RNA sequence: AGAGCAUCGAGAGUGCGGUAGGGAACUGGCCCGAGGACCGCACGGCAACCUGAUCCUUAUGGCCCCCACCGGGCGGGAUAAAGGUGCCAAAGCCAGCCCGAAAGGGAACGAUACGGU
Repeated sequence: AGAGCAUCGAGAGUGCGGUAGGGAACUGGCCCGAGGACCGCACGGCAACCUGAUCCUUAUGGCCCCCACCGGGCGGGAUAAAGGUGCCAAAGCCAGCCCGAAAGGGAACGAUACGGU
């Protein structure tokens, strides 16, 4: 860098620095921003994707080892949140392409985790 795959309408602030734009790209909207946004740092927080931890699960309701029980392993579930990310305005802010009378659904693109290569 990255095939693939899951999720994306919830949630989460203070201080310091700094300076004029910012909300992924483009377009149309709409919003945030000198009462200092975006961004950076520190601390704090939200969340539960991955790792680890604890508990439950072979039962009417999974698999394997064992004749079977016990036990073990895999898988599944729950809890907490130690580690690895991530995130902390508004639905990924709304829409654009396809289906539909509409509501809505799908696709594309994007973000985050895991990730063969």

SAM riboswitch aptamer (S box leader) from a Phycisphaerales bacterium, 117 nucleotides, folded computationally. Its Rfam family is "SAM riboswitch aptamer (S box leader)". Rfam links the family to the GO term regulation of gene expression. About the family: The SAM riboswitch is found upstream of a number of genes which code for proteins involved in methionine or cysteine biosynthesis in Gram-positive bacteria. Its mean pLDDT, the model's own confidence on a scale to 100, is 84. The model forms 97% of the base pairs in the Rfam consensus. The sequence was found by an Rfam model in a public genome assembly.